[in-house]
Parts: sequence; structure tokens; C1' cells
RNA sequence: AACCGAUAAAGGCAAAACUGCCGUAAGGCAGUGACGCAAAGCUAUGGGUCCUGCAAAGGAUCGCCAGGCUGCCGGU
Repeated sequence: AACCGAUAAAGGCAAAACUGCCGUAAGGCAGUGACGCAAAGCUAUGGGUCCUGCAAAGGAUCGCCAGGCUGCCGGU
């Protein structure tokens, strides 16, 4: 540096649901909570899905997939 995640350790994240707040909405934030995750860290670049809108267009989601950047431990 590349590939891999069988074993172990240290730690990390946190689905649904409930409560509060924000948003027209999708959804977001915080708390409780743990279904899961080796990038479930960051990023809307491509596709998908969803919301608003007559449309043009705008928005949400990276815990849907791919791409880009970065990273812990172990193995080869």
C1' cells in the first nucleotide's frame, strides 16, 4: 500500500416505538430505547424511493444502491 472480516480486544454508531421541539410535507433535532451496522464516519455526483408544486422547479433520504474522501482493530 492492496485485499479480506473467520477469531479476539478496546471503543463507536443507533432501527422501530414513545415523549418534546422544528417543518405545509417527505423528514430533521434532543431524550429514552436497541433492530441492526466494519465505515450505519463524511459527501446529494449518478440511479432509486419519498414530499411540495398545475407545471417549471424546489426539497427529503448516504440505515436503498453505486461513486468520491477519510478512518479503528485483526488477518493475508

This is a predicted structure of a 76-nucleotide RNA (c-di-GMP-I riboswitch aptamer) from a Bacillota bacterium.
The prediction has a mean pLDDT of 88.
Its Rfam family is "c-di-GMP-I riboswitch aptamer". Gene Ontology term of the family: cyclic-di-GMP binding.
Of the family's consensus pairs, 95% are formed in the model.
NCBI's taxonomy places the organism under Bacteria, Bacillati, Bacillota.